[in-house]
RNA sequence: GGCCCCGUAGCUCAGCAGGAUAGAGCAUCAGAUUCCUAAUCUGGGGGCCACUGGUUCGAAUCCAGUCGGGGUCA
Repeated sequence: GGCCCCGUAGCUCAGCAGGAUAGAGCAUCAGAUUCCUAAUCUGGGGGCCACUGGUUCGAAUCCAGUCGGGGUCA
């Protein structure tokens, strides 16, 4: 340098044949339970979906570019 894959919550990921208010588990916070802790149960907060532009009535999802990570060929 060419090609391929990935980038969504603090972490691990789902959602990607365009349309629902953007989700799950863990973590975290509050409450219940307990003499206290742990465990368990209930509830809450937290993300404009890497960035920029484009297509579209409508984009996390499609297209182009950039950045970052990984793989492969040299």
Molecule: transfer RNA
Organism: Sphingomonas oligophenolica